The prediction has a mean pLDDT of 80. A computed fold for a 74-nucleotide RNA from a Patescibacteria group bacterium, annotated as transfer RNA.
RNA sequence: GCGCCCUUAGCUCAGUUGGUUAGAGCGUGCGAUUCACAUUCGCAAGGCCGUAAGUUCAAAUCUUACAGGGCGCA
Repeated sequence: GCGCCCUUAGCUCAGUUGGUUAGAGCGUGCGAUUCACAUUCGCAAGGCCGUAAGUUCAAAUCUUACAGGGCGCA
């Protein structure tokens, strides 16, 4: 330098024929249970989906550029 893949909650990830309000597990906070702790159960907070543009009535999802990361080739 070229090609391919990834980027969604604090962490690990799901979400793909574009269409209600973006989800799970772990973690965190609160409550129940316990003499207490742990376990278990319930509830809650937490994101505008890497950034910017484009297409569309409508974009996490399609297109382009850029950024970061990984793999391969030179």
Background
The sequence is in RNAcentral, with records from ENA. Rfam family: tRNA. It is annotated as a transfer RNA. Rfam describes the family as follows. Transfer RNA (tRNA) molecules are approximately 80 nucleotides in length. Gene Ontology term of the family: triplet codon-amino acid adaptor activity. The organism belongs to Bacteria candidate phyla, within Bacteria.